The RNA shown here (transfer RNA) has 74 nucleotides and comes from Pelosinus sp. It matches the Rfam family "tRNA". The family's RNA type in Rfam is transfer RNA. Gene Ontology term of the family: triplet codon-amino acid adaptor activity. The sequence was found in a public genome assembly. Its mean pLDDT, the model's own confidence on a scale to 100, is 82.
RNA sequence: GGAUCUAUAGCUCAGUUUGGUAGAGCAUUCGGCUCAUAACCGACCGGUCCUAGGUUCAAAUCCUAGUAGAUCCA
Numbered sequence: 001g002g003a004u005c006u007a008u009a010g011c012u013c014a015g016u017u018u019g020g021u022a023g024a025g026c027a028u029u030c031g032g033c034u035c036a037u038a039a040c041c042g043a044c045c046g047g048u049c050c051u052a053g054g055u056u057c058a059a060a061u062c063c064u065a066g067u068a069g070a071u072c073c074a
Base pairs, nucleotide, nucleotide: 001073002072003071004070005069006068007067010026011025012024013023020057029043030042031041032040050066051065052064053063054062
């Protein structure tokens, strides 16, 4: 220098292909259960969808540029 991939809740990830209400598990908090704790059950809470711009009635999703990280080639 070039190519590919990754970035979404506190953590691990799905959702992107084919644009149409942003989700799951775990964790935190609260409640149930128990003599009690753990486990288990239920509920609540939790989001700058990496950043900026563009397309569109509508963008996590499509396009462009950039940032950070990983792998490979030279």